């Protein structure tokens, strides 16, 4: 685009304006018009009449009703037109509108006179019928009754109009004769309408009563017709209680429409069929028919005119307009087709209807082009910078013309009706009438559908989506904002979820949202659901109605089955066939309409009725257990008190205590004596009760069960809404009783506080009697009954004495069952009967109302509102002021230490131009820093650079170029100026010729960042923790998460090991392997080492002893290869295993020490400033260079160390023993100076050579006597040394002087189990120099009953409402602020009832 269809769902709200109901002159006077041969003819009409106007169009306000659907009925009824049949259409008379005329009024309209016609109207006449009536016959039925034939009697009727006419008559009008139209009365039909009645038709019982014309009668009235329809009288009836009356709220009803496998659930919008209305309410009136949309009257509201006195109107017709609303159309043509009204008939007339306008509102159907085209064009978008993607998509070549413009051409909707002609039938008739034929005449749509031809890819693509659900992913951008969502949830810097873009999917003239139904939901469960713990079993019995019911025989036929009629409108749905090119639409047919009624038939089941049986049920006979229930009466024991005795200072109580009693004699203890409750042992998953509940003992009065043997009755049975009746405790009410215990209370503790826990007292109440309440986790959280489905063990009561058996009560367990636990012959199994009860949490076991209670309160039982869940079983884990075991410097025993002083260091804080930055409970705080005076150096101030202090690349450009760089000036410096020397490599050349290349400049990419994110990362590190866990693969077991293994019994340091076991096996991690240490052997022998043997030298107590060279490798010792220890050997205990005790042997003895070595994981643990690295941000600066400053500040808080507070020491003095490192820019001997620090000085060494180097503590002596000192050294002061360009900010170290605080440290707190803890020195690393710190290495040389507690780990077990896992979770007030209920002084509205008053229009 185009065909069909479809459009006021909300104001049944108002409503301009134009149309929607006329017509008939062939029913009538009359008046105009035209025309005329003056004889007419044709037209128009006001108004009198008839006939339509009750039809058609419209809307869903009331309406829960015989309204509406079906299916009967009316012996209780009308029907105009129409057909059809039968009979007739006779004589007459009075008005009256119109119309003249007068008169009122603004209109509207009315009135007086006067005279007129009719198919208007009244009066007779006939009377086939018809009504009423008398009387008989006939016959039917459905209960009043009904129908037919006769028969007496009374009663009641009309209209004429238009044509055609040949005899006959005629007052010439015309009679008469004939068609057609009409009138009258009757009968039947057709149709339309009326009544009546079965069934079926929404929610509410928090509506259970309700009703006086109300139910019935009788009469009479009134209707078309039954009827309380109305009236008068009489009766006091009717109508409901789970089959729902009455009220109350929503609703027009159906056929159909969506949907849904069906049952079913929504729903009535076009068409159709019925019903109510018609500006609200009442009324009647004509009429066949109405109480009437576009007819009357009357009240009311609202709108309009008015001259104010009075009118006028009624779009829920069809167009339009206003409102309100998320929202719904032309103020057209057309009567050409179909239909209706009228008229004889042309005809008129229709907003019905037929077309056409407007909406993507809906269904269908086309199209926006096809084919070729890859330098994969240009842009775009991204990108690992290759290249990929939008893409054969496009240019760009060909090809076609649905559509589209233009033009030509074109059916079917049209046939009747007229009118012409022709023929036939009526007749007297060739007139008329009426039938057939033929021709003629009618087209809103319409410039149409359709067909051709020209043109030209020409004129035609969007809108959602794109984290899952659900097809379809990427960049940017924002940064818990903006802003998304149907749910579940994205966004807090790399967002496929937000916005944009590219790209990609889906539908496609349309998406996509928004309300609404149904489905899916087995989510009200008839089909087709539950109820032990998820939400559900009534606290339990009795028992009405209801509901279900053994076994056998007859009849009946209500259910049930079958068969036949009737109906179940059409459409609509399905099937077939057709018709527009398809299709959507339409159309013929056929099938359906699963429904009612009715009629026949069967006679199994169920029911009815009758009759019978014993197996259910009861009963009768005998036994027989019991805390079953009521009543009296008895008893001991305990407690407390009272009296008396006896004794003396304490009792009682608690975790400790106190309040409390006691010297006025308690407590205890002994005797009497008195009161009230309760009744130990026995006693038992023992026993009785329906359930609540029931416990000394004996009597009486009672109920129920169970068993056994036969007998009787003969379905009597089961359940069980309403109902009744029992019902713990606790409360109430009135009498009583109170010994003991004890709510409130009162006091004492605890405690922050204790309105509790615990003590001391202590009243109602706990007892009785008599009556309310009526409720429990009233639980087996499991309703009664029947039946039937494996067994095994207890226990109580009976029969029997059998391995049996009936009937309770537990327990384990098979089938099955359940989600799972768990149930399991006492079922939660497998049926069946009946009743209660569930339908996501919270509000709510509420609240309003109703019933009941003295009251307290019960009982039945919502809503608004809010949540996305609440919940139930099991799992894995965490985690416990649960529980078993075990383990660790965890406690304990010990030893030394911090907390306190001073100082040194590192961090909070604080201050500052900066006091760079990170680390922060354990796992930050002498930590990154194994070394900030400048450097470092990040930060602070000032001063400079700008392709850069550093790397690549391109391009230009350069020889006295790069580079080196005196003196001077200038500045803090950095850097300027700058004389002056003077290049290198390739190639070429006579040549610093020339060309390149290196450097340099200049521009341009880019460099650079210790900028920022450790919550984007790698990698490394710390923790737990060197704790003994942590998995898998395979089978097993569970619906699943999961479990088993990896648990158990031992055992170990160990998930080490043995052993059992639905488990069997493996990984990682334990242990070993690996270096070191501790013992022996072999091998090596300089720089090591010197026994024995030589030499020489000094000294000798003559034994020898030191040092110093050989020889030598014995020893020590380096350095390398071996060996050894494995619970291997004995004894014990153990399961005879593993394995633990003891023991020998051995340098070592049970992982010999001590080290590397750190499982799967936790902490979004550190670290983006070590390096690396995604992103993000800076680019004359967050980059570079420089000078000076800070990191070093100091009211103060913490951390970790040093030295001390001193006699187990200090101080001088003499002497003895290490290990294990370093060392050429370097350790640095001797020897000389200085009191020292340190200098000179050089010898030796790149090192088992030489050197740092003195080891210190010890041990010897000698001072020092408990004292702020001979302790302790801060801190200042002078004075010097060393490193360095440089020593104030800011360094070490010497001398000499000075000599603070401290006398062992509060509350807490830390480390250590053996060569350890404590103490003593040495060395190194970093470094110019600086160490009380870090890391090594040596001397010296200490205690542990043991696991109750405290931390922490680990395993098994338990309970969880925790899973970010107890630093969890969560309850309850309060504040702020919103939203929703319910109360609320009232106040406003609105339905109903009952009494009374006013009363319009009508009709009787």
């Nucleotide at each position: 685009c185009g065909g069909c269809g479809u459009g006021g769902a909300u104001u049944a709200g108002g409503c301009a304006u134009g149309c929607a109901a006329g017509u008939c002159g062939a029913a009538c006077g009359a008046u105009c018009c035209a025309u005329u041969u003056c004889g007419g003819u044709g037209g128009a009409u006001a108004g009198u009449g008839g006939c339509a106007a009750a039809c058609g169009g419209g809307u869903g306000a009331g309406u829960a009703a015989c309204g509406c659907g079906u299916a009967a009925g009316c012996a209780a009824u009308c029907u105009u037109c129409c057909u059809c049949a039968a009979a007739g259409u006779u004589g007459g008379g009075a008005a009256u509108a119109g119309c003249a005329u007068c008169g009122u009024g603004a209109a509207a309209a009315c009135g007086g006179u006067g005279g007129u016609a009719a198919u208007a109207c009244c009066c007779g006449a006939u009377g086939u019928u018809a009504u009423c009536u008398u009387a008989a016959u006939a016959u039917c039925g459905c209960a009043u009754g009904g129908u037919a034939u006769u028969u007496u009697g009374a009663u009641c009727a009309a209209a004429g109009g238009c044509g055609g006419g040949g005899a006959c008559c005629u007052u010439c009008g015309g009679g008469c004769c004939u068609g057609c139209c009409g009138c009258u009365u009757u009968g039947a039909g057709a149709u339309g309408a009326g009544c009546u009645u079965g069934c079926g038709u929404c929610c509410u019982a928090u509506c259970a009563g309700c009703u006086u014309g109300u139910u019935g009668g009788u009469g009479a009235g009134g209707u078309a017709a039954c009827g309380g329809c109305u009236c008068a009288c009489c009766a006091a009836g009717g109508c409901g209680u789970u089959u729902g009356a009455c009220g109350g709220g929503u609703a027009g009803c159906c056929g159909g429409c969506c949907u849904g496998a069906g049952a079913g659930g929504g729903u009535g919008u076009c068409c159709g069929g019925c019903c109510a209305c018609a500006c609200u309410g009442g009324g009647a009136c004509u009429g066949a028919g109405a109480c009437a949309c576009u007819g009357c009257c009357c009240a009311g509201a609202c709108u309009c005119c008015u001259a104010c006195g009075g009118g006028a109107g009624g779009c829920u017709g069809c167009a339009g307009u206003c409102g309100a609303g998320a929202a719904u159309c032309u103020u057209u043509c057309a009567c050409a087709a179909u239909g209706g009204g009228g008229g004889a008939a042309a005809c008129c007339c229709u907003g019905a209807u037929g077309a056409u306008g407007c909406g993507a509102c809906g269904c269908c159907g086309c199209g926006u082009g096809c084919a070729g085209g890859a330098u994969g064009a240009a842009g775009g978008u991204u990108u690992u910078c290759g290249g990929a993607u939008c893409g054969u998509a496009a240019a760009c070549u060909g090809c076609u013309u649905u559509u589209g413009u233009u033009a030509g051409g074109g059916g079917a909707g049209a046939a009747a009706c007229c009118u012409u002609a022709a023929g036939a039938g009526c007749u007297a008739a060739u007139a008329a009438c009426u039938c057939u034929u033929a021709a003629g005449c009618u087209g809103a749509c319409g410039g149409u559908a359709c067909c051709u031809a020209a043109c030209g890819a020409a004129u035609a693509a969007g809108c959602c989506a794109c984290g899952g659900c659900c097809a379809a992913c990427u960049c940017c951008g924002u940064g818990c904002c903006a802003g998304c969502a149907g749910c579940c949830g994205c966004g807090g810097u790399a967002a496929u979820a937000c916005g944009g873009a590219g790209g990609u999917g889906g539908c496609a003239a349309g998406c996509g949202u928004u309300a609404c139904u149904c489905g899916g939901a087995a989510u009200u469960a008839u089909u087709g659901g539950g109820u032990g713990u998820a939400a559900a079993g009534g606290g339990c019995a009795g028992g009405u109605a209801g509901g279900c019911g053994g076994c056998c025989u007859a009849u009946u036929a209500a259910g049930u089955g079958a068969g036949g009629g009737g109906u179940g409108a059409a459409a609509u749905c399905c099937a077939a066939c057709g018709a527009c090119u398809c299709a959507a639409u339409c159309g013929u047919u056929g099938a359906a309409c699963u429904g009612c009624c009715u009629u026949u038939c069967a006679a199994a089941c169920u029911a009815a009725u009758a009759g019978g049986c014993u197996u259910g049920a009861g009963a009768u006979c005998g036994g027989u257990a019991u805390g079953g229930g009521g009543a009296a009466g008895u008893g001991g024991a305990a407690u407390u008190a009272g009296c008396a005795g006896u004794g003396u200072a304490a009792g009682g109580g608690u975790g400790a205590a106190a309040u409390c009693u006691g010297u006025a004699g308690a407590u205890a203890u002994u005797g009497c004596u008195a009161a009230g409750a309760a009744c130990a042992c026995c006693a038992g998953c023992g026993g009785c009760g329906a359930a609540g509940g029931c416990g000394a003992c004996u009597u009486c009065c009672u109920g129920g069960g169970c068993c056994g043997c036969a007998u009787c009755u003969g379905a009597c049975g089961c359940u069980g809404a309403u109902c009744u009746g029992c019902g713990a405790a606790a409360g109430c009410u009135a009498g009583g009783g109170u010994a003991g215990c004890a709510a409130a209370c009162g006091g004492a503790a605890u405690u922050a506080g204790a309105u509790a826990c615990u003590c001391c007292g202590g009243u109602a109440g706990u007892c009785c009697u008599a009556g309310c309440c009526g409720u429990a986790a009233a639980c087996g959280a499991u309703g009664a009954g029947u039946a039937c489905u494996a067994g095994g063990u207890g226990u109580c009561g009976g029969g029997u004495u059998u391995u049996c058996u009936c009937g309770g009560u537990g327990c384990c367990g098979c089938a099955g069952c359940u989600a799972a636990c768990g149930c399991a012959u006492u079922a939660a199994g497998u049926a069946c009967u009946c009743c209660a009860c569930c339908u996501g949490g919270g509000g709510a076991c509420u609240a309003c109302g109703a019933c009941c209670g003295c009251a307290a309160g019960g009982u039945u039982a919502a809503a608004a509102c809010u949540c996305a869940a609440a919940g139930g079983a099991a799992u894995u884990g965490a985690c416990g002021g649960g529980g078993a075991c075990c383990c660790g410097c965890a406690c304990a025993a010990g030893c030394g230490g911090u907390g306190g002083a001073a100082c040194a260091u590192g961090u909070g804080g604080u201050u500052u131009a900066a006091u760079u930055c990170g680390a922060u409970g354990a796992u930050a705080c002498g930590c990154g820093a194994a070394g900030a005076a400048c450097c470092u150096c990040a930060c602070c101030a000032a001063g400079g650079c700008u392709u850069g202090a550093c790397a690549u690349g391109u391009a230009c450009g350069c020889a006295g170029u790069a580079g080196c760089g005196a003196a001077u000036c200038u500045g803090a410096a950095a850097a300027g100026u700058g004389a002056g020397c003077g290049a290198u490599c390739c190639g070429u050349c006579a040549a610093a010729u020339c060309g390149g290349a290196a450097a340099c400049g200049u521009a341009c990419a880019c460099a650079g960042g210790u900028g920022c994110u450790g919550c984007a990362u790698g990698g490394c590190u710390g923790u737990c923790g060197u704790c003994a866990g942590c998995u898998c693969g395979u089978g097993u077991c569970g619906u699943g998460a999961g479990a088993u293994g990896u648990u158990g019994g031992g055992u170990u340091a160990a998930g080490u090991c043995c052993c059992g076991c639905a488990a069997c096996g493996a990984g990682c991690g334990c242990a070993a392997c690996c270096a070191u240490u501790g013992c022996c052997c072999u091998a090596u022998g300089u720089u090591g080492c010197c026994a024995c043997c030589c030499u020489g030298a000094u000294c000798u107590u003559c034994g020898g002893a030191u040092c110093a060279g050989g020889c030598g490798c014995a020893c020590u010792c380096u350095u390398a290869g071996g060996g050894g220890a494995c619970u291997g050997c004995c004894c014990g205990g153990g399961a005879u295993a593993a394995c633990c005790g003891g023991g020998a042997g051995g340098a070592a003895g049970g992982u010999g020490g001590a080290g590397a070595u750190g499982a799967c994981g936790u902490c979004a643990a550190g670290u983006c400033a070590g390096u690396a690295c995604g992103g993000c941000c800076u680019u004359u600066a967050u980059g570079c260079c420089u000078u000076g400053g800070g990191c070093u500040a100091c009211a103060c808080a913490c951390g970790u160390g040093u030295u001390a507070c001193a006699a187990u020491g200090c101080g001088c003095g003499g002497u003895a023993c290490a290990g294990a490192g370093g060392g050429u820019u370097g350790c640095c001997a001797a020897c000389c100076c200085g009191u020292g620090a340190g200098g000179g000085g050089g010898a030796g060494c790149u090192a088992a050579u030489c050197u740092c180097a003195a080891a210190a503590a010890g041990c010897c002596g000698c001072g020092c006597u408990c004292a702020g000192u001979u302790c302790g050294g801060a801190u200042u002061g002078a004075a010097g040394u060393c490193u360095g360009c440089a020593a104030u900010u800011c360094g070490g170290c010497u001398u000499c002087a000075u000599g603070a605080a401290g006398c062992u440290g509060g509350a807490a707190u830390c480390g250590c189990u053996a060569g350890u803890a404590a103490u003593g020195g040495g060395a190194g690393a970093u470094c110019a120099g600086c160490u009380c710190g870090c890391u090594c290495c040596c001397g010296u040389g200490a205690u542990a009953c043991g696991u109750u507690c405290c931390c922490g780990g680990g395993u098994c077990u338990u309970g969880u409402a925790c899973a970010c896992a107890c630093c969890g979770c969560c309850c309850g007030u309060c504040a702020a602020g919103c939203g929703a209920u319910g109360g609320g002084a009232g106040u406003c509205g609105g339905g109903g009832g009952c009494a009374c008053c006013c009363g319009a229009a009508g009709u009787c």
This is a predicted structure of a 1404-nucleotide RNA (small-subunit ribosomal RNA) from an uncultured organism. It matches the Rfam family "Bacterial small subunit ribosomal RNA".